[in-house]
RNA sequence: AGAGUUUGAUCCUGGCUCAGAGUGAACGCUGGCGGCGUGCCUAAUACAUGCAAGUCGAACGGACAAGUAAGAGCUUGCUCUUAUGAGUUAGUGGCGCACGGGUGAGUAAUGUAUAGCUAAUCUGCCCUACACUAGAGGACAACAGUUGGAAACGACUGCUAAUACUCUAUACUCCUGUUUUACAUAAGUUAGAUAGGGAAAGUUUUUCGGUGUAGGAUGAGGCUAUAUUGUAUCAGCUAGUUGGUGAGGUAAUGGCUCACCAAGGCUAUGACGCAUAACUGGUCUGAGAGGAUGAUCAGUCACACUGGAACUGAGACACGGUCCAGACUCCUACGGGAGGCAGCAGUAGGGAAUAUUGCUCAAUGGGGGAAACCCUGAAGCAGCAACGCCGCGUGGAGGAUGACACUUUUCGGAGCGUAAACUCCUUUUGUUAGGGAAGAACAAUGACGGUACCUAACGAAUAAGCACCGGCUAACUCCGUGCCAGCAGCCGCGGUAAUACGGAGGGUGCAAGCGUUAUCCGGAUUUAUUGGGUUUAAAGGGUCCGUAGGUGGGCUGAUAAGUCAGCGGUGAAAUCCUGCAGCUUAACUGUAGAACUGCCGUUGAUACUGUUAGUCUUGAGUGUAUUUGAAGUGGCUGGAAUAAGUAGUGUAGCGGUGAAAUGCAUAGAUAUUACUUAGAACACCAAUUGCGAAGGCAGGUCACUAAGAUACAACUGACGCUGAGGGACGAAAGCGUGGGGAGCGAACAGGAUUAGAUACCCUGGUAGUCCACGCUGUAAACGAUGCUAACUCGUUUUUGGUUUUUAGGAAUCAGAGACUAAGCGAAAGUGAUAAGUUAGCCACCUGGGGAGUACGCUCGCAAGAGUGAAACUCAAAGGAAUUGACGGGGGCCCGCACAAGCGGUGGAUUAUGUGGUUUAAUUCGAUGAUACGCGAGGAACCUUACCAAGACUUAAAUGGGAAUUGACAGCUGUAGAAAUACGGUUUUCUUCGGACAAUUUUCAAGGUGCUGCAUGGUUGUCGUCAGCUCGUGCCGUGAGGUGUUAGGUUAAGUCCUGCAACGAGCGCAACCCCUGUCACUAGUUGCCAUCAUUCAGUUGGGGACUCUAGUGAGACUGCCUGCGCAAGCAGUGAGGAAGGUGGGGAUGACGUCAAAUCAUCACGGCCCUUACGUCUUGGGCCACACACGUAAUACAAUGGCCAGUACAGAGGGCAGCUACUAUGUGAAUAGAUGCGAAUCUCGAAAGCUGGUCUCAGUUCGGAUUGGAGUCUGCAACUCGACUCUAUGAAGCUGGAAUCGCUAGUAAUCGCGCAUCAGCCAUGGCGCGGUGAAUACGUUCCCGGGCCUUGUACACACCGCCCGUCAAGCCAUGGAAGUUCGGGGUACCUGAAGUCGGUGACCGUUAAAGGAGCUGCCUAGGGUAAAACGAGUAACUAGGGCUAAGUCGUAACAAGGUAGCCGUACCGGAAGGUGCGGCUG
Repeated sequence: AGAGUUUGAUCCUGGCUCAGAGUGAACGCUGGCGGCGUGCCUAAUACAUGCAAGUCGAACGGACAAGUAAGAGCUUGCUCUUAUGAGUUAGUGGCGCACGGGUGAGUAAUGUAUAGCUAAUCUGCCCUACACUAGAGGACAACAGUUGGAAACGACUGCUAAUACUCUAUACUCCUGUUUUACAUAAGUUAGAUAGGGAAAGUUUUUCGGUGUAGGAUGAGGCUAUAUUGUAUCAGCUAGUUGGUGAGGUAAUGGCUCACCAAGGCUAUGACGCAUAACUGGUCUGAGAGGAUGAUCAGUCACACUGGAACUGAGACACGGUCCAGACUCCUACGGGAGGCAGCAGUAGGGAAUAUUGCUCAAUGGGGGAAACCCUGAAGCAGCAACGCCGCGUGGAGGAUGACACUUUUCGGAGCGUAAACUCCUUUUGUUAGGGAAGAACAAUGACGGUACCUAACGAAUAAGCACCGGCUAACUCCGUGCCAGCAGCCGCGGUAAUACGGAGGGUGCAAGCGUUAUCCGGAUUUAUUGGGUUUAAAGGGUCCGUAGGUGGGCUGAUAAGUCAGCGGUGAAAUCCUGCAGCUUAACUGUAGAACUGCCGUUGAUACUGUUAGUCUUGAGUGUAUUUGAAGUGGCUGGAAUAAGUAGUGUAGCGGUGAAAUGCAUAGAUAUUACUUAGAACACCAAUUGCGAAGGCAGGUCACUAAGAUACAACUGACGCUGAGGGACGAAAGCGUGGGGAGCGAACAGGAUUAGAUACCCUGGUAGUCCACGCUGUAAACGAUGCUAACUCGUUUUUGGUUUUUAGGAAUCAGAGACUAAGCGAAAGUGAUAAGUUAGCCACCUGGGGAGUACGCUCGCAAGAGUGAAACUCAAAGGAAUUGACGGGGGCCCGCACAAGCGGUGGAUUAUGUGGUUUAAUUCGAUGAUACGCGAGGAACCUUACCAAGACUUAAAUGGGAAUUGACAGCUGUAGAAAUACGGUUUUCUUCGGACAAUUUUCAAGGUGCUGCAUGGUUGUCGUCAGCUCGUGCCGUGAGGUGUUAGGUUAAGUCCUGCAACGAGCGCAACCCCUGUCACUAGUUGCCAUCAUUCAGUUGGGGACUCUAGUGAGACUGCCUGCGCAAGCAGUGAGGAAGGUGGGGAUGACGUCAAAUCAUCACGGCCCUUACGUCUUGGGCCACACACGUAAUACAAUGGCCAGUACAGAGGGCAGCUACUAUGUGAAUAGAUGCGAAUCUCGAAAGCUGGUCUCAGUUCGGAUUGGAGUCUGCAACUCGACUCUAUGAAGCUGGAAUCGCUAGUAAUCGCGCAUCAGCCAUGGCGCGGUGAAUACGUUCCCGGGCCUUGUACACACCGCCCGUCAAGCCAUGGAAGUUCGGGGUACCUGAAGUCGGUGACCGUUAAAGGAGCUGCCUAGGGUAAAACGAGUAACUAGGGCUAAGUCGUAACAAGGUAGCCGUACCGGAAGGUGCGGCUG
């Protein structure tokens, strides 16, 4: 000091989360020792038991008593009496019990902290000084007697002492009253005079006491100022209340209390109320400022079962005192009594959770006492607890063949790892034994404690765990699991190869601990004083006026409040920091210093701020003059348009729409003419204009009102700015009352559209829109930008005014716009009209949703407005910009894409493929384009993967090792469906090394089983579309951009020009093949012009030609004309066989579709192993109600049939093609010949010529079926092809829709080949023959390319996404009621007690005083009505969340009606419509 997380990526805003430190902690796993600390945070709940406050006999009278002395009695060692008596002590009396100890309930100020005041006060014990300590008296306990009660506790009578109590005397610097003096004057103080009043205690050897006064010390009381939690959804509170006079009361001031008088006092600087809370020194954290906290230690306060009250006392309204009331517990003889652990232990309960019913007064301290001493759960110690901090240890050195085990592996190895074993050594700790403190200043006395510490011996001996290992965050592999089990702080892992789950090995971190949970600070500048923001991310009030407040121009003087400096006091100690020191070290402790940033007082300074006095004019205002405008209010008035009415002309439609219909119209509409009436709005001018604070304002004119600007510088002299509360104004819609109502027009009605259409469109139409008065008070009330003032480059347009010696110009002031520099900004942008740089004031924001909702309050007639939460839930929500993709956005361009044509498909029959169905099986795959005559370029068996049945188990093949044999095979027989099983027959070669074959055994098998979503390879498609990228540079914070865009051009990112780009790569093109022309070379099996020859290029011959097959040439917009800068384009141009890539092919960029294929092949992983492997027979893949695709043949005369006749190319051929001959109607058969092929062979059809048919279901068409055959083959039943004969179905040109094709193309005609025994081939791949029509053109459909635009999409529109309804869960609001709580008010009652009154009774004779009675006040109790708060509730409302529910499709693209805001109405729902506004 930062990091993770919103996105495809980026920058920003913004929340959530993590890493750090801490704790009186708790829980999980683990645990060796010591030191020092700490230990009920919850129930201020209830408490058994013991202890925690007594002491003094030197205050007093008694009592008891060891002993001593004397006496008596006698049972001579006991009893009794008297005296004395160290000592003990119930009672009286004194002091203490108000300290110490506990707790934090209450308390928001009667508290605490800091600083003052007390001249308004008291103070026992203690210290100092002075003085005194005289005289007298009567009681009451104890005790004795009587007596009540269960007890607690009393009652009566009698005796008695004191340092108990009373009286008298004396006394001062004492108290009270009067008065004088001095000081001071606000209160008062000082020094006198005078009148009155007030003390005492004794004891004793000293000593110790007692009283008065004055002073000190200590402690306490009171007062003042400042500071001290949240809430305004608490805004008004207060009758002793505020003040005065007098009195009372108190130690003392004071409404503290009372009487009277006055009507005050507090409050937005937060009164009153409610909630929460003891405060501080300090503690934790933080760089600090702050934030959080208030355990232990220390200071203060409060409390002592709950509430009230006083007594005693120096001190209490009293923790271990009293009285009363209440609740609870206990005892009881039922009459009545007793109690208070928030003291120390301890118990129950609560709780996640917190210790021993220990030892000692040895030390320190406290109480009493003259003292000894007694008491002391204060304190000192010990016990328990890893609760915290600190320290130590669990061994050290050597030791490689890198042992074993374990893990992993590519099987070679690697890791654990010098780690272990083993050898040598040490002894902290531990155990045993011995010694043994200081702590006592003070003679004795030590709980701790035989403790700390020291010495010796023994022996590696007694001692390591926990968490983590995907990123943040240090640390990786294997196995198991398979969106399961589970993990998770955030992001997120897990659906068969999980470094994220569980285990293991290894590793990392810390270590007697380690993790988790909880909580606080930090990080978080995420409440921002230090130190944030508000155009679009959350956030500027709708606008102005103005109160309080805040803030404020120049100069001079005074003052000294703020400010600054010096000094003084205080800021307790402890803590923190620094130095030093003591425990072996440290923690811990001691000591010294610093610090405590604060408060108060005092002295000084006077720049600034404040206050005050004066002055100035530039801020502000006034005046005079000129001028501006849709500024406002009220009146008068104008024309156009619209509608209606009346009258006329006139006739059949009008109107409306995408198209229609509703509607109007023969009762005369629409149209047109004239007149009349009505209401509302003001064309042109008009604009980027003007005015106004905003909302807003538009015909003309008059009156009234207000404002701005300019010029002048006459007047005032800081009068200013902002502005919480407050007031006024405030579009549209809406509300009330009364008018008005032409047009428009929510609702509503009807017509359309539609799946529906509560909409968009149309026809009507009410409220409303208009006016007057009143209310409402909100808008995207926007520049999404508060107001004021100052300063800070330029260019340009415009409005109003003024000035100007060049005027169509310039200057200046005040406005309104555009562009731009610096700067600012996340960017877009802004940029003198700032979002720049500053100053002042106000308002507002702090993640999204819930929600601008609920409750409460205020306002309103209502609608509603203002103010304005929480529970719960998510890890995002959001802004700007980027790249794509998409759009029922735009522009440009291309393609048999459309159009123009030709021929088809869709209808029929058949073939074939698919779906479906069926089946034992109908094997599998391919499924929009990009599956469906596809894998398959040949399913009768085989193929074959499927089914049924029967069999086999290292097996079908190959290789290696070992052993054995010379056979196995073949032929044949039996059984069987066959495989197979069992028989018979027969029997190797050799160079002797062996070879070959077989058997047995062993090692490697096999799988068309799964995963194409683990893969390689191959392929389809976009698409033969023109694109896809890179290097360097430049621009941008960045993603990215530029280049590749622009202007032209092209088939083309083809080329040219321009340009912050310059170059390059993969694609395009070219290079390759075929074809078209020519030349050269070569001339057999091909060819034949010339010569000879033959039936025949048959033969001789020839290379001219054709042809064959090799090499070249040729075409490049090269030439011409026109256009153009160029590239290039155009031309019925020239030339040329060919002309603008000549035609065709091969060739397929980066990538897309998790596209296809594990069944061509290969391959990871998984699965089967007497079977999912292998063999065999038969069956199936050929099924058949049906649906689809692709084809064949047709429906006929451009034809069918018959006869004759002509012309190809490219291929194939020896298990083959077969000439030729013969037979058969024919398929074919029987002979026979040539050819491994430019030699032999397979072979054309359409065409042409002639004849016939004459428009029919036919001489069209050939399906189907019967019969008979041929061929292939082991075998044609399921299930072959072909032939002959007979039969002669549908079909007469095909609905919606749809396909191919632009020239040797479509159409049409036949031929060949692969596979193959044969063939279901009408398929596929090739070949040639004949041979068209049309293209105006790019509006539209489809697909594609480039640029641009919008976007809420990025799995990318097959996207995203809204609301109702249905289901589950969760929290919340309302609610008839119901329960509880705290507080207040009124009334009744009212204990104890203080105070007051009275006081027949008691009390010396009279008193003081008291009992008793009584009054006021009051705790408590009761009653009543209301408010507040909390819980709960039938029912009910909305909200949130939840992979796959229903209905629609509102929003995002022009989202298919642009969206949104306010308002009103309507509708299942999103929503629709009206009115006004905004552009986001």